[in-house]
Context: one part of a larger RNA
RNA sequence: CUGGGUGUAAAGUGUUUGUAGGUGGCUUUUCAAGUCCGUCAAAUCUCAAGGCUCAACCCUAGACAAGCGGUAUAAACUAUCAAGCUAGAGUAUGGUAGAGGCAGAGGGAAUUUCUAAUGGAGCGGUGAAAUGUGCUGAGAUCGGGAAGAACACCAAUGGGCGAAAGUACUUUGUUGGGCCGAACUGAAACUUAGUGACAAAAGCUAGGGGAGCAAAUGGUAUUAGAAACCGCAGUAGUCCUAGCUAUAUAUGAUUGAUACUAAGUGUUUCAUGUAUCAACUUGUAUAGUGUUGUAGUUAAUGCAUUAAAUAUCCUACCUAGGAAUUAUGUUUGACAUAAUGAAACUC
Numbered sequence: 001c002u003g004g005g006u007g008u009a010a011a012g013u014g015u016u017u018g019u020a021g022g023u024g025g026c027u028u029u030u031c032a033a034g035u036c037c038g039u040c041a042a043a044u045c046u047c048a049a050g051g052c053u054c055a056a057c058c059c060u061a062g063a064c065a066a067g068c069g070g071u072a073u074a075a076a077c078u079a080u081c082a083a084g085c086u087a088g089a090g091u092a093u094g095g096u097a098g099a100g101g102c103a104g105a106g107g108g109a110a111u112u113u114c115u116a117a118u119g120g121a122g123c124g125g126u127g128a129a130a131u132g133u134g135c136u137g138a139g140a141u142c143g144g145g146a147a148g149a150a151c152a153c154c155a156a157u158g159g160g161c162g163a164a165a166g167u168a169c170u171u172u173g174u175u176g177g178g179c180c181g182a183a184c185u186g187a188a189a190c191u192u193a194g195u196g197a198c199a200a201a202a203g204c205u206a207g208g209g210g211a212g213c214a215a216a217u218g219g220u221a222u223u224a225g226a227a228a229c230c231g232c233a234g235u236a237g238u239c240c241u242a243g244c245u246a247u248a249u250a251u252g253a254u255u256g257a258u259a260c261u262a263a264g265u266g267u268u269u270c271a272u273g274u275a276u277c278a279a280c281u282u283g284u285a286u287a288g289u290g291u292u293g294u295a296g297u298u299a300a301u302g303c304a305u306u307a308a309a310u311a312u313c314c315u316a317c318c319u320a321g322g323a324a325u326u327a328u329g330u331u332u333g334a335c336a337u338a339a340u341g342a343a344a345c346u347c
Stems, first nucleotide, its partner, number of pairs: 003319004007301002012315001014198003021191003025085004033078002035074001036070004046062001048060001050058002089185003093181004100175007107151001111147005117141002122133002160167002203244006212238002217233002256313004263292006271284002296303002321346002329340003
């Protein structure tokens, strides 16, 4: 390599767009490229029998790729030609739910701090203490001001939206996508190497901002020691703007698409009917999101119409452990790093 695999044993790219490529709905027609037929000397090779006591060796009957040739003879399937269809897909339109994105404006609670007043000895912290703070008036109570960050309840025993990362105070503007209905187009589809885009936190560059929290750091404790856990302080950072970085247990540890296969029970959403509106109840039913479970499957655990069942298509990846998030080379980046990625040797 083949074969076999990828939830948990090695293995699904973090997500998405989409080029080449691969694959591809239904009906009728054309054509004959694939398919089909012939040939490809013998020996050799290969396969199955047999003969020399076995074997080498010999013998008999088959098989084999590419190539070449064929049509008066086949036309189901794939490709091709021509015409049509609407179940997949899309377009505009009418509805519909939503923390989907971006930008602006506003809000209250809390915290810290400043200032005025009352008041007069502790406060704070812990397992216990101490560092700390306070008569230069703290803590407590109360009036007024400032700042920055985050948005209680509603809120879900797993609700909504988004490709993922993610997304929740209120409101305005703008904008993307989903789902449902009936029209129109008529296979324009699926997947996707490379490419492009987005991508938590931390980190970096430049400029702002800095309430709380808090790596580093400094005191106090604990301890045999304590470079920790606990406690008091506290700087980067956390926040904003403009760029970079491209990684995470980026997880559903489960790539995407399509079809098909028992039921029960929650919940979000759509449509319709009953009902005097609403609430509630009942029936059918769309798209999600949970849970229990049959067949089936699995090494087991479990999964089970949201499959890890049954099938098809494309793609990524794996092939004993370590050495190895390595070396070397290359690419990327201002840096830090990131991507690709061996071998000797060992066992």